[in-house]
Context: one part of a larger RNA
Order: sequence, then C1' cells, then structure tokens
RNA sequence: CUGGGCGUAAAGCGCGCGUAGGCGGUUUUGUAAGUCGGGUGUGAAAUCCUCGGGCUUAACCCGAGAACUGCGCCCGAAACUGCAUCACUGGAGGGACGGAGAGGUGCAUAGAAUUCCCGGUGUAGGGGUGAAAUCCAUAGAGAUCGGGAGGAAUACCAAUGGCGAAGGCAGUGCACUGGACGUCACCUGACGCUGAGGUGCGAAAGCGUGGGGAGCGAACGGGAUUAGAUACCCCGGUAGUCCACGCCGUAAACGAUGGGUACUAGGUUUGGGAGGCUUCGACCCCUUCCGAGCCGUCGCUAACGCAUUAAGUACCCCGCCUGGGGAGUACGACCGCAAGGUUAAAACUC
Repeated sequence: CUGGGCGUAAAGCGCGCGUAGGCGGUUUUGUAAGUCGGGUGUGAAAUCCUCGGGCUUAACCCGAGAACUGCGCCCGAAACUGCAUCACUGGAGGGACGGAGAGGUGCAUAGAAUUCCCGGUGUAGGGGUGAAAUCCAUAGAGAUCGGGAGGAAUACCAAUGGCGAAGGCAGUGCACUGGACGUCACCUGACGCUGAGGUGCGAAAGCGUGGGGAGCGAACGGGAUUAGAUACCCCGGUAGUCCACGCCGUAAACGAUGGGUACUAGGUUUGGGAGGCUUCGACCCCUUCCGAGCCGUCGCUAACGCAUUAAGUACCCCGCCUGGGGAGUACGACCGCAAGGUUAAAACUC
C1' cells in the first nucleotide's frame, strides 16, 4: 500500500456552516509537470531464472546469457490529467414577479377549563376504589349563582396535512427576520460538490443566579393490596415542570438508512405553484415543476424487504466497523460549577 462491509447481523458523526485537502461542465490556443514512445548512461559482484560445463550423482562450483520491473539525461508525441489562456451556458449564483407554510425572535392580547379567595342560595354528605380507607365537611363541605386573583396550556379547525438542517414548531394580532418553491430566461460566467481539524445549533432530565408557582408531580408521608409490597391503585406533596440570563451537550438525537450528481417500467392518493382546455370564472380533465405517502416491474437482498424519496446502476468526498465478555470501562488528556461528557486501551477469559 492493499480486502470486504455499515436499514434489522459489528458499523452513518444528532444536525448545520466551513478551513486545509480530495474531486470537478462545454470549448480555443499554448505548454509539456503527470502520461506515452525511442535512444543513451547507470542499475557492483554474488543470489534468482535459462542454456552449457566440472566433481561417479546431488548439494556445491565454473562459464555465458537473460533479468535487475528502478533512476538520471537527450530526442519525440499531445489524446487524457495538470498549468496558462480565448470563449460558452446546461451546473451554481443573481434579478423581476408571485403565491404557500405550527420556520425563527420580540411585544401585545383573547376565550374555555382547573385551583384558590370573597359573597348569595342551600343541607348532609362529598371524594375515591375492584372493594375500601386515609382525606374534605355542621367552624356549613360537595352542588349552584355572582365577583375577584393567579399560573400554565391553547378544544374545534386537524389531516394518512404543512414548515424546518436536525433538535423541533400549534389560540389571535402586530413588528422584525431565515429558508424553500413556481413563472420569466434579463444578468454573472464553473463562481461547483464534499469536508480531516475548527466552529455554531442541539429534546428531556440536570446545574448556577434571580423571579414565578394554577395544574401535574420524582423524592417523601399516609391509606390500601400482599406472605412481604421500599411497587402497581388511592389521599396528600417538595424539587421540577414556567420566565430571564448563563451552563450541560446527551437520546431508540430513528428512516436504527451521511452528503452530492446522473441514469433506470408503471399505477394510485395527497400538499404548493404555473400553463392548457372549456362559456368569463370555478369544479372535473390534460401537461409540467417542487414536496409528502401507498402499491408494484426490472434490479438488488441472507431473508425480511427496498424499489425515481432505492437498500437498483455508476462516479466524487467524508464518517465508521473488523468475534463475545472485560468496556464505552481503567489510565492519561481535554471540556464542565457539579452531575458528568469526549477521546479510549490492556491483562484475563470463552
């Protein structure tokens, strides 16, 4: 240096942005670094290989040839790669116009419900369960009506729906703001793809400081159940759940499927846009672009299954795997306030 793999067997980084590097569309001319051809020098001898010879053979030895696949220099070729250069528009980006969306941030605001407080009516129960009890209630509960406080979440619409790179995002209004998509084909002219390091984002839980606290509710207390019951069920209930700022950086972070480009039967449902047809319009119908599903041919697969959203056919780049346990552990290093995280073995054993 080389193999085979990564949906479920070991294996895709949780997800972006991006540095180096790797790879890179069509075309003109030049160059000749890579590449290719010829020549030449060198590539010590021995060894290996071929032929011949010498010890009675062999090992061994001698002679000749070939080889030493390499490197230097000279001459030549110019298709491909590189470099320089003239252009191009299909990749990429921009412009104009347009509609869709729980995409993000901030501020404001609405109604329903739960809980609590005050008042009215009213009386003996309420609550809870498999059945009960703890619990609440004659100091007037529960029920019902009126008023008030406060926090959190937004029924219906709602979907097999939409948006986002992922995590994720749902009442309403306003402000600011990101991305994707369609139509036109006006501009730039390869500006591209990937991405070791790096850097940013990153559910829940957890941590720090300060607030907030209705409901729910780890821990905890009590009541039941049970042989016991450190549980499942019930009555309570603190952290937390919420907000601001700062940490943490993990997950069955899943499509258990990295990203990009191109190509390869169909059928059907659906979200967004454009065009055509039709009687203006709309539905239906037809065409087309982008997205989300289901079924299925070729092909692939150990099978299950995947199948234009590939796990098919190819190319480019990154990450990762290499028997089970020991172990995602020890040690070291880095990060963290801590909890811990990242990187990551070996002995031994089967």